[in-house]
RNA sequence: UUCAGACCAAUGGGAGAGCGUGCUACCAAGCACCGCCGAAGGCGCAACACCCGCAAUCGCUCAGGCACAAGAACCAUUGGGGCAGG
Repeated sequence: UUCAGACCAAUGGGAGAGCGUGCUACCAAGCACCGCCGAAGGCGCAACACCCGCAAUCGCUCAGGCACAAGAACCAUUGGGGCAGG
């Protein structure tokens, strides 16, 4: 100096599952009960490694969620960033 990657921000896209029942209550919301979903987060496991460890969009559903909204792993674009490498 250039810059994969990690990480951060903005914009756009982004699935699934009861607008469940009862009470409080104007709706929303809260509580209780039953039924579900998984792609915030969290936990668990293979190969590999072997002291340890170590992955997911797989599994668990603690948390979260189940009209709209919000959130949402992940993807794209832009900007920042700067490890490794050149």
Molecule: Glycine riboswitch aptamer
Organism: uncultured Nitrosomonadales bacterium